[in-house]
Context: one part of a larger RNA
């Protein structure tokens, strides 16, 4: 790892509650116990002790159809006022209609009033029966509470014991330390000295002395690191007569001991040993939680929380009951507002100009002023915490429509409280973030498959009951990969732009408008002229068109500046403006818009069209076809709900609407084991199990046949559960 088996919402409560169902309702139920029958737990009867109900209210004493509150009253709060509803039958009262009689008005007709009657309709009251609700007692199911309480899982806490054969310290009694070195005190002899004492030589053999084996240790490096080994090995290293090492026996015990002290050691375990018990400790945490089909279907928000990954209440879901048009939405009508925008009338900011006053500076003064403050005029302008104004939406109310898996109310059951992106309006941030935080009861995902976006939860289209080798479309597409136009018309682009980006730049090219010049000849080119007064005056060494200052005229002309450049020391010289000729038809300035171009550098490999490739198969406008989804339609089938009809009263038929789904709510079933009744069932003429096939059922599953197997097993209706396995680093076994 795989396979098999086992493996998780259970049980109890003289607790509560809701729903379903049954008994009684002249309220209901008995418990212990007793009697009888049967005997294996049981059945029948007695037993009303007691409990619920029948009255409430108050904190309570209590009072009581009332009670409480208050000193008291009023008021207020909670209650009572003989249980309610439907159907059937009967009786009484009353109204209206009808008929008859009668009175008044009145010619009849007609009008008004009164009385009686069988009938018909309506209303009210009373009685009886019955059903349901109500009450109570069982059973079942959902939920709550108390318990291990769906299952597995701590580290830990406490109690009783077991451990010092490892190790720490100590006690008792033993053992061990090759060899070599050094040479303390003391002593002896000799010498010196008055002495104290000193010196020398011998002797001596001290020392937590030296070197170094055994022994003890463990400093360095290597090696090992599924090892030889749960700490070893190899080569070096330290101590080695001492606070030395060691044998045997003993002592100290966990809220403890021991410790030359490291939280070290106390049996491979130590910030509190091990073992058993309390114990199924607790776990707001993680993981897991087993058959099927059908209906509906969330939330990731608010408030509070030693609360923030937990909980409670509300919101949103579901089921039941009640109500019945009240709902979303649409139309119309009526409202309040101070947002977007706008504005500067207030509050505050801000730019330019003018004026008044004051100050500063300058000036003797008059006064001046690129300075400052304040007031004012005028033009321009800004604001979430400005408003003289002011929408669209939204919100509230009314009227009408609106029968919807609408609304509202009551009750049972939940889940949810980490949300994500997109769009829009905002805050924070850098008008950064696949950022963060609100709002729009916005959309999608979550809980949604399908088509498109190459691939791509949150984007675009569209909501999958099942089947079909049918049709039409959406988004998006139609040269090939790859279904469908190498479509049509008119333009644009030359950059592979398309197929990546800014400020800025662009005599790339198309387009729009407005000018100027132009056959009395424009623009460009060529030829020629471009002069005279004059070298204008001043300045200057010089200044002659051309260093600088001033002035900038006149003349001749077709035209020619007291000169727009280059140039000279200054002249000179070369051009220009301007003019003529020649040539010949458009030239030139500016503006709007479209598509381009530059700006443009990154790391494995083209790599910013999905690819091939494309000059359209790019871009713009217009048009017609086609393709394209689980959408729509068609055909067949299944199920749910509603309405109608019929009846074998739980089914059938028709019509209509529907059938994505996580958490979750509700409904209906299948299978397993056991029990009761039943088939007076099946079985060695072959049960269960198992392998295969066919058939039935939406499915869980079932039936039949054949093989195998070799002794038990089932149908129908009920009941009870150790009642369904793929996941839990699940448990055990096998491979």
């Nucleotide at each position: 790892g795989c396979c098999a088996a086992c493996g998780a919402g259970u049980u109890u409560g003289u607790u509560c509650u809701a729903u379903g169902u049954g008994g009684c309702u002249u309220a209901c139920a008995u418990a212990a116990u007793u009697g009888c029958c049967g005997u294996u737990u049981g059945g029948c009867a007695a037993g009303g002790a007691u409990g619920u109900g029948g009255a409430g209210u108050g904190a309570a004493a209590g009072c009581g159809a009332g009670g409480g509150u208050u000193a008291a009253u009023a008021g207020c709060c909670c209650g009572c006022a003989u249980a309610g509803u439907g159907c059937u039958u009967c009786g009484c009262u009353u109204u209206u209609g009808c008929a008859c009689a009668u009175u008044a008005g009145u010619u009849u007709a007609c009008u008004a009033g009164u009385g009686u009657g069988a009938c018909a309709a309506g209303a009210g009251c009373g009685a009886a029966g019955u059903a349901c609700u109500c009450g109570u007692c069982g059973c079942a199911u959902g939920g709550a509470c108390a318990a291990g309480a769906c299952c597995c899982g701590a580290a830990g806490c406490c109690g009783g014991g077991u451990g010092a054969u490892c190790u720490a310290a100590c006690c008792a009694u033993g053992g061990c330390c090759a060899g070599g070195u050094u040479g303390a005190a003391g002593u002896g002899u000799g010498g010196a000295g008055a002495a104290a004492u000193c010196c020398a030589c011998a002797u001596g053999g001290a020392g937590g002395a030296c070197c170094g084996a055994a022994c003890c240790c463990a400093c360095u490096a290597g090696c090992c690191g599924u090892g030889c080994a749960a700490c070893a090995c190899u080569a070096g290293g330290g101590g080695a007569u001492g606070a030395g090492c060691u044998g045997u026996g003993g002592u100290u015990a966990g809220c403890g001991g021991u410790g030359a002290a490291a939280u070290u050691c106390c049996a491979a375990u130590c910030g509190a040993a091990c073992u058993c018990g309390g114990c199924a400790a607790u776990a707001g945490c993680u993981g897991g939680u087993u058959c099927u089909c059908c209906u509906c279907g969330a939330a990731a928000u608010a408030g509070c929380u030693u609360u923030a990954g937990g909980g409670c209440u509300a919101g949103c879901c579901u089921c039941g009951g009640a109500u019945g048009c009240u709902g979303a939405c649409u139309a119309c009508a009526g409202g309040g507002g101070g947002u977007a925008g706008a504005g500067c009338a207030c509050u505050g900011g801000u730019c330019g100009a003018g004026g008044g006053c004051g100050g500063g500076u300058c000036g003797c003064a008059a006064g001046a002023u690129a300075c400052c403050g304040u007031c004012u005029u005028u033009a321009a302008u800004c604001a979430a915490a400005c408003u003289c104004c002011g929408a669209a939406u939204a919100c509230c109310u009314g009227u009408a429509g609106g029968u919807g898996g609408a609304g509202u109310c009551c009750g049972g059951g939940a889940g949810u409280c980490a949300g994500a992106c997109u769009a829009u309006g905002g805050g924070g941030g850098c008008u950064a973030a696949g950022c963060u935080u609100c709002a729009u009861c916005a959309g999608u995902c979550a809980a949604a498959a399908g088509g498109g976006a190459a691939a791509c939860a949150g984007c675009c289209c569209a909501g999958a009951c099942c089947g079909c080798a049918a049709u039409c479309u959406a988004a998006g597409g139609u040269c090939c990969c790859a279904a469908a136009a190498u479509a049509u018309a008119u333009a644009c682009u030359a950059a592979g732009u398309g197929u990546a980006a800014a400020a800025g730049g662009u005599g790339g090219u198309g387009u729009u408008g407005c000018g100027a010049c132009c056959g009395c000849g424009a623009c460009a080119g060529u030829u020629a002229g471009g002069a005279g007064g004059u070298u204008g005056g001043c300045u200057u060494a010089g200044a002659a068109g051309c260093a600088g200052c001033c002035a900038u005229c006149c003349u001749u002309u077709a035209a020619a500046g007291a000169u727009a450049g280059c140039g000279u020391a200054a002249u000179a010289g070369c051009u220009c403006a301007c003019u003529a000729a020649u040539c010949a038809a458009g030239u030139u300035g500016u503006u709007c818009c479209g598509c381009g171009c530059c700006g443009a550098a990154a790391a494995u490999u083209u790599a910013c069209c999905g690819g091939g490739g494309c000059u359209a198969a790019g871009u713009a406008u217009a048009u017609u076809a086609c393709c394209g989804a689980a959408g729509a339609u068609g055909c067949g089938g299944a199920c749910u709900c509603a309405u109608u009809a019929a009846u074998u009263u739980a089914u059938u038929a028709a019509u209509g609407a529907g059938u994505g789904g996580u958490a979750g709510a509700g409904g209906a079933g299948c299978a397993u084991u056991c029990c009761g009744u039943u088939c007076u069932g099946c079985g060695c003429c072959g049960a269960a199990g198992u392998c295969g096939a066919a058939c039935c059922g939406u499915g869980a599953g079932g039936u039949u046949c054949g093989g195998u197997g070799g002794a038990g097993c089932g149908u129908a209706c009920g009941g009870a559960a150790g009642a369904g396995a793929g996941a839990a680093u699940g448990u055990u076994g096998g491979c």
Molecule: large-subunit ribosomal RNA, domain II
Organism: Patescibacteria group bacterium